Predicted 3D model of a 265-nucleotide RNA (Bacterial large signal recognition particle RNA) from an Oscillospiraceae bacterium. Model confidence (mean pLDDT): 76 of 100. Its Rfam family is "Bacterial large signal recognition particle RNA". Rfam classes the family as a non-coding RNA gene. Lineage of the source: Bacteria > Bacillota > Clostridia > Eubacteriales > Oscillospiraceae. It is recorded under the gene name ffs. The model forms 93% of the base pairs in the Rfam consensus.
[in-house]
């Protein structure tokens, strides 16, 4: 070195996560590399770290180690967003309130503004209007008897002519009640584009007279004060995504090295 049998080994592996610690089911990556029972408010184990039963493979390209590469996965940082709470109120928005007059509108030599004077708004008295409302006057209607005329009927008185009281009717009025006039009188009225006096005069208006250019602060700016926590900032957290950034775990696949027994040749 070869042959045969046998045995150690290996029959996927890693990630997180649970766990005092390893494993496993389960959850995720890679990947195709046994079966069978047990297992997540769990199973089985103890640094020799799944148990139990069974099969196949088997000393090597296939197992063990170290290096490389490298899918994935966790971790810190860093940057982005988003929530949520908290802080302030500085500060940029945002509402109030005040000042400014650079702009813009508005007014303004048909005179801003101001001074002066005398009104006028108001308050009262007195008239006058006005409303209201009654009188009066006009037209109607209107008294069974206790209004009038004038009185059928009937009743009385009388020989008779006639007379007589007198109801109904019917006309005229009275008190009343309707409607008109609204000319004349009365009465009332915080009704007045009125008149005359008296008073008052903070504010407003206006005539006139005198000076002679601004006034104004709506809207834009600009300064000062406040207010609120919306947005914007500040801090803290928690999720997401994101890195030619550190770090750690690490499949697959490269290179390298190691490594058993008899037996016969």
């Nucleotide at each position: 070195c070869c042959g045969c049998a046998c045995u150690a080994a290996u029959u996927g592996g890693g990630g997180a996560g649970c766990u005092g610690g390893c494993g496993g089911u389960g959850c995720c990556c890679u990947g195709u590399a046994c079966c069978u029972g047990c297992a997540a408010c769990c199973c089985g184990c103890c640094u020799u770290a799944g148990c139990a039963g069974g099969g196949a493979u088997g000393a090597a390209u296939u197992c063990c180690c170290g290096c490389c590469u490298u899918c994935g996965g966790g971790a810190g940082c860093g940057c982005g967003a988003u929530g949520u709470a908290u802080c302030g109120u500085c500060u940029g928005a945002c509402c109030c309130g005040g000042g400014u007059a650079a702009g813009c509108a508005g007014c303004g030599a048909u005179g801003a503004g101001g001074a002066g004077c005398c009104g006028g708004u108001c308050u009262u008295g007195c008239g006058c209007a006005a409303c209201g409302g009654g009188g009066a006057c006009c037209c109607g209607u209107g008294a069974a008897c206790c209004a009038u005329g004038u009185c059928a009927g009937g009743c009385g008185g009388g020989g008779a002519a006639c007379c007589g009281a007198g109801c109904a009717g019917c006309a005229u009025u009275a008190a009343g009640c309707g409607g008109g006039c609204g000319c004349u009188c009365c009465c009332g009225u915080g009704u007045g584009c009125c008149g005359c006096g008296a008073g008052g005069g903070c504010g407003c208006c206006g005539u006139c007279u005198c000076c002679g250019a601004g006034c104004c602060g709506g809207c834009u700016g600009c300064c000062c004060g406040g207010g609120g926590a919306u947005c914007g900032g500040a801090u803290a957290u928690a999720u997401c995504g994101u890195g030619u950034c550190u770090u750690u775990c690490a499949a697959c696949g490269g290179c390298g090295g190691g490594u058993g027994u008899g037996c016969g040749g």